[in-house]
Context: one part of a larger RNA
């Protein structure tokens, strides 16, 4: 000087408390451990691994296993020779591939043609080499997590100290903040904080189609449907607006705090992006790059089938429930954001349905996905039951995608109707348009979503307070630690 303390002081955070809804019990989904296996590929392991890499394992992917093949190779450059290769057909085979037949004979320049040269592509050959998701993240780059969006981390000059170092950065206030004010052997500065960026909330203005419809006119069973218009909504650009600016009180005549006015918004308005010096030899050699080591008729490569989907069990994360604030039935209302050409696919018709048919319109403020759902009103429905709760499991019959759904996809109908009556110790999230609850969309994707990422609808309770638990910041003290 740090680090640490079941030392002290001050302060903060959904840290506790106050509340709400959960997890832990059940069934299922999914990840992990373990076990099993020919293989169940590999990585990730307290917080910060475990719906994680994986934004989607039937083949492919795929790295694993078994079998069948290849050895200058599936891929790149160089050399020599040949001229096509590919495709199609037949045979063998699980395919890769092998054999035979057929069809083939590229481009440019020179040149009368023949031919020559160059190039592309393919085949054959020789070796230099290729190749490796093999090892080492404790050899590395790059990237990332974490403390933590915590308020800190430093430097120059000066001063003090023999020196390590100190000072500044401590102190009195204040702040979300090393934020600002005052004081001070310090005076300044940098990286952070804040602001500048995006979005949301308000207004003017500009623009007015594909959006909108107040007035006028036309038309209709109805409908901005048509003329017309750009008032309004909206769209998307430019501006304005919030600064403790104004008033009062407190304060040290400060910084600031509290209350008020005006205002769409008030003290950082809400949300996002943004992550200082560093810590954990943290994670990643399997995104990629890369040193060294290792393999080279195999640890490379092609292919068929299997496996990654196993199942006594244990744990994590979720979904669905256990019901009456509910279930069922028929009609009825209101979103936002997003996607669409190898695409979205309407109306109509067929089917109980999944779906089929159909093909209008749309490269989209135009057409389509697209019915939002919870909700509200209704039912002389159910009346507290393992039930008209719950839906696992299983059987049968079908649909869709795709060479192909046996291992191992999703969906539908009918039948079946398991556990489960609110969950021990323990434990998680959340402070407002939040929690809870309800649906919608997107990426991945041929197909497959209870996951993930977004979007809106309905919409709470509680916070006395900082004694305690956890984490953090500043000052101080002790130390046999560095």
């Nucleotide at each position: 000087u740090g680090a640490c303390g079941g030392g002290g002081g001050c302060c903060c955070g959904c840290a506790c408390a106050a509340g709400c809804a959960g997890c832990g019990g059940a069934g299922c989904a999914u990840g992990u451990g373990g076990u099993u296996u020919a293989a169940u590929u590999c990585g990730a392991c307290g917080c910060a691994a475990c719906g994680c890499g994986a934004a989607g394992a039937a083949c492919c992917u795929u790295a694993c296993c078994a079998g069948g093949g290849c050895u200058u190779g599936a891929c790149a450059u160089c050399c020599u020779g040949u001229g096509a290769c590919a495709g199609c057909u037949a045979u063998a085979g699980a395919a890769a591939u092998a054999u035979a037949g057929u069809c083939u004979u590229c481009u440019u320049a020179g040149u009368u043609u023949a031919c020559u040269a160059a190039g592309a592509c393919a085949c054959a050959g020789a070796g230099a080499c290729a190749g490796g998701u093999g090892g080492u993240g404790c050899a590395u780059g790059g990237u990332u997590g974490u403390c933590g969006u915590c308020a800190g981390c430093u430097c120059g000059u000066g001063u003090c100290g023999u020196g390590a170092g100190a000072u500044g950065u401590u102190g009195g206030g204040u702040u979300a903040a090393g934020u600002c004010c005052c004081g001070c052997a310090a005076c300044g500065a940098g990286c952070g904080c804040a602001a500048c960026c995006c979005u949301u909330g308000u207004a003017u203005u500009u623009a007015g189609u594909u959006g909108c419809u107040a007035a006028c006119a036309a038309g209709u069973g109805g409908g901005g449907u048509u003329g017309a218009g750009c008032a309004c909504u909206c769209u998307a650009g430019c501006u304005g607006a919030a600064c403790u600016g104004c008033c009062g009180u407190u304060g040290a005549c400060a910084a600031a705090a509290c209350g008020g006015a005006g205002g769409a918004a008030g003290g950082u308005g809400g949300g996002g992006a943004u992550g200082a010096c560093g810590u954990c030899a943290a994670a990643u050699c399997a995104u990629c790059a890369u040193g060294c080591c290792c393999c080279u008729u195999a640890u490379g490569u092609c292919u068929u089938g299997g496996g990654c989907u196993a199942c006594a069990c244990a744990c994590g994360u979720g979904c669905u429930a256990c019901a009456a604030u509910g279930g069922c039935c028929a009609g009825u209302a209101c979103a936002g954001a997003c996607g669409g050409a190898a695409g979205c696919g309407a109306a109509g018709c067929c089917g109980c349905g999944a779906g089929g048919u159909g093909g209008a319109g749309c490269c989209a403020a135009a057409c389509c996905g697209a019915g939002a759902a919870a909700g509200a009103g209704g039912g002389c429905c159910c009346u507290c039951a393992g039930u008209u709760c719950a839906g696992a499991u299983u059987g049968u019959a079908g649909g869709c995608u795709g060479c192909a759904a046996c291992u191992c996809g999703c969906c539908u109908a009918c039948a079946u109707g398991a556990a489960g009556u609110c969950g021990g110790a323990a434990u998680c999230g959340c402070u407002a348009g939040u929690a809870a609850u309800c649906g919608c969309a997107g990426g991945u994707c041929a197909g497959c979503a209870u996951a993930c990422u977004g979007c809106g609808g309905u919409g709470a309770a509680u916070a006395c307070g900082u004694u305690c638990c956890c984490g953090g910041g500043c000052c101080u003290u002790g130390u046999a630690c560095a």
The prediction has a mean pLDDT of 83. Predicted 3D model of a 482-nucleotide part of an RNA (small-subunit ribosomal RNA, 3' major domain) from an uncultured bacterium. Rfam family: Bacterial small subunit ribosomal RNA. The RNAcentral record of the full RNA draws on Greengenes.